Transfer RNA from a marine sediment metagenome, 72 nucleotides, folded computationally.
[in-house]
RNA sequence: GUGGGUGUAGCUCAAUGGUAGAGCGUCCCCCUGUGGAGGGGAAGGUUGCGGGUUCAAUCCCCGUCACUCACC
Numbered sequence: 001g002u003g004g005g006u007g008u009a010g011c012u013c014a015a016u017g018g019u020a021g022a023g024c025g026u027c028c029c030c031c032u033g034u035g036g037a038g039g040g041g042a043a044g045g046u047u048g049c050g051g052g053u054u055c056a057a058u059c060c061c062c063g064u065c066a067c068u069c070a071c072c
Stems, first nucleotide, its partner, number of pairs: 001071007010024004018055001026042005048064005
């Protein structure tokens, strides 16, 4: 340089056009002599960034950035 893949909560990952979720973690409560385990609840997201299409975009299109794979 050419062509792919990935980017979503603190971490690991879902969600194939219709209100963004799960597990773990964090915080609170119950339980316990204390802690852990167990049970209940809560907080936490400009879906990498900028545009476009659409009544509606994590999803489709274009550009761009980072990481990564193959080739040169």

Its mean pLDDT, the model's own confidence on a scale to 100, is 81.